This is a predicted structure of a 504-nucleotide part of an RNA (small-subunit ribosomal RNA, 5' domain) from an uncultured bacterium.
The prediction has a mean pLDDT of 86.
It matches the Rfam family "Bacterial small subunit ribosomal RNA". Its family is annotated with structural constituent of ribosome and ribosome in the Gene Ontology.
Context: one part of a larger RNA
RNA sequence: GAUGAACGCUGGCGGCGUGCAUAACACAUUCAAGUCGAACGGUGCGUCCCUUUCGGGGGACGCAUAGUGGCGGACGGGUGAGUAACACGUGAGCAAUCUGCCUUGGGGGAGGGAAUAACACAUGGAAACGUGUGCUAAUACCCUAUGACAUAUAUUGUAGGCAUCUGCAGUAUAUCAAAGGAGCAAUCCGCCCUGAGAUGAGCUCGCGUCCGAUUAGGCAGUUGGCGGGGUAACGGCCCACCAAACCGACGAUCGGUAGCCGGACUGAGAGGUCGAACGGCCACAUUGGAACUGAGAAACGGUCCAGACUCCUACGGGAGGCAGCAGUGAGGAAUAUUGGGCAAUGGACGAAAGUCUGACCCAGCGACGCCGCGUGAAGGAAGAAGGUCUUCGGAUUGUAAACUUAUGUCGGAGGGGACGAAAAAAAUGACGGUACCCUCGGAGGAAGCCACGGCUAACUACGUGCCAGCAGCCGCGGUAAUACGUAGGUGGCAAGCGUUGUCC
Numbered sequence: 001g002a003u004g005a006a007c008g009c010u011g012g013c014g015g016c017g018u019g020c021a022u023a024a025c026a027c028a029u030u031c032a033a034g035u036c037g038a039a040c041g042g043u044g045c046g047u048c049c050c051u052u053u054c055g056g057g058g059g060a061c062g063c064a065u066a067g068u069g070g071c072g073g074a075c076g077g078g079u080g081a082g083u084a085a086c087a088c089g090u091g092a093g094c095a096a097u098c099u100g101c102c103u104u105g106g107g108g109g110a111g112g113g114a115a116u117a118a119c120a121c122a123u124g125g126a127a128a129c130g131u132g133u134g135c136u137a138a139u140a141c142c143c144u145a146u147g148a149c150a151u152a153u154a155u156u157g158u159a160g161g162c163a164u165c166u167g168c169a170g171u172a173u174a175u176c177a178a179a180g181g182a183g184c185a186a187u188c189c190g191c192c193c194u195g196a197g198a199u200g201a202g203c204u205c206g207c208g209u210c211c212g213a214u215u216a217g218g219c220a221g222u223u224g225g226c227g228g229g230g231u232a233a234c235g236g237c238c239c240a241c242c243a244a245a246c247c248g249a250c251g252a253u254c255g256g257u258a259g260c261c262g263g264a265c266u267g268a269g270a271g272g273u274c275g276a277a278c279g280g281c282c283a284c285a286u287u288g289g290a291a292c293u294g295a296g297a298a299a300c301g302g303u304c305c306a307g308a309c310u311c312c313u314a315c316g317g318g319a320g321g322c323a324g325c326a327g328u329g330a331g332g333a334a335u336a337u338u339g340g341g342c343a344a345u346g347g348a349c350g351a352a353a354g355u356c357u358g359a360c361c362c363a364g365c366g367a368c369g370c371c372g373c374g375u376g377a378a379g380g381a382a383g384a385a386g387g388u389c390u391u392c393g394g395a396u397u398g399u400a401a402a403c404u405u406a407u408g409u410c411g412g413a414g415g416g417g418a419c420g421a422a423a424a425a426a427a428u429g430a431c432g433g434u435a436c437c438c439u440c441g442g443a444g445g446a447a448g449c450c451a452c453g454g455c456u457a458a459c460u461a462c463g464u465g466c467c468a469g470c471a472g473c474c475g476c477g478g479u480a481a482u483a484c485g486u487a488g489g490u491g492g493c494a495a496g497c498g499u500u501g502u503c504c
Base pairs, nucleotide, nucleotide: 001503002502003501005500006499007498008497009496012373013372014371015370016369017368018366019365020331025329026328027327029326031324034071035070036069039068040067042065043064044063045062046061047060048059049058050057051056078284079283080282088208089207090206091205092204093203094202097201098200102197103196104195105194106193107192108191110144111143112142113141119134120133121132122131123130124129150175151174152173153172154171155170156169157168158167159166160165180189181188182187210256211255212254217247218246222244223243224242225241227239228238229237259281260280261279262278263274264273265272266271286307287306288305289304290303309320310319311318312317337363339362340361341360345359346357347356348355349354377405378404379403386397387396388395389394410445412440413439414438415437416436420431448493449492450491451490452489453474454473455472459488460487461486462485463484469476470475
């Protein structure tokens, strides 16, 4: 000098930041991912119309919605356990790859079918949740047709390269599509195949990346090949067979520690230390394992299995996962509200209106940090009183106070009152009656902490008597202690001041 700090004493205001570093310990409760009725059939409610044998039947519009279906729940948010690794950083490569939504081109959307949830009935169960029969719709599912500038194979030409080969042009064969909705309509939103782009992702490689040799040998799919399987894709990734390789004092293997980086702190620099907050990447989601769906997951608030734990139970069986935001217990020296709002920014869905959003924007708490301001200013000598010291003369506190004169920051009261809000207009603000402006009033409400032997700025008195105590080092204290305790005075910093921990 620095700090995500803590502790002691003290504490006026504001702005901007920041706040479980310990038990990746266990979690009560609310909320944190939904949305679309302009994909679909129902159902309920409301308004209106037609009809009626007055029981009812039919239709239109609007609102709501459990279910089928679509898109999104792979983003956003959290944490740092694991990981010494192509995890990360940096630079390359993929002639070995994929990419929903988005942008931009080309082409196309023909004909049919069978189901199923909802619903009804029956039925099992304490519940969670089912089972059977029957009915029905679709942008759900299936079949057929058409089909290339797609894919595969074969082949011709041409250009290129880095071995396998690759691009372009052509021929032959084979394979594979589709869905509608809204609107009076125009049209719009969708659907299928395909080229290119953008974005995102996957894989490979060079270099860099802590400590220990009181860890010296390690390895059996191990190292390579041939053939296959698998994958979006290369590959012992997996498998059969064959060979016996491969790594290692340029530190393999083993053990310990650790998320990595942009950066942060310090330092003249070189360097050293750290990786909170903010940003990028990675990993994880009670522990371990597994796949499904999907453009994308081996999926925090999805599924299945096993373990531990907690809860419910009618004992047969079930339910759960805060390292999301708050909050609770525990641990700890120690770390906040079970707050407001979707107004802004951003995201999901939707044609839109809009809905959802503990992301986010705000507010609350904490001097935890940085910065700013105030606690007053000018004049004022009878150098007042009081305190302290005293050689008793005085000295000092000290222009300090009183007193006089103005002023009005912050705080208080009253009045006004935003920007942030954008699209032609209108409407729309959580913060917030906040910031800010004006007025009123009156020095009124606002100073402490540490030190004073030397280092080191700042000295006397009393008490104590190697006691009580101090102390960072040297060292003080045994009867005049500037070093202990108190008082007065002084010095330093100041809403803080000291102490402790840690780093340079």